[in-house]
RNA sequence: GGGCCACUAGCUCAAUGGUAGAGCUGCGGACUCUUAAUCCGUCGGUUCCAGGUUCAAGUCCUGGGUGGCCCA
Numbered sequence: 001g002g003g004c005c006a007c008u009a010g011c012u013c014a015a016u017g018g019u020a021g022a023g024c025u026g027c028g029g030a031c032u033c034u035u036a037a038u039c040c041g042u043c044g045g046u047u048c049c050a051g052g053u054u055c056a057a058g059u060c061c062u063g064g065g066u067g068g069c070c071c072a
Stems, first nucleotide, its partner, number of pairs: 001071007010024004018055001026042005048064005
């Protein structure tokens, strides 16, 4: 220098272009002599950034950033 992949909640990951969800963690409660386990409820998001397309973008297109892999 070139190519490919990833980026969404504190963590691990979903999401046909049509209201952003789950599990775990956290918090509150039930149960228990107590703890653990189990069960119920609940908080938590500028979807890496900036543009473009579209009635509508996490999703499609362009540029940039960070990380990983490969080639030179």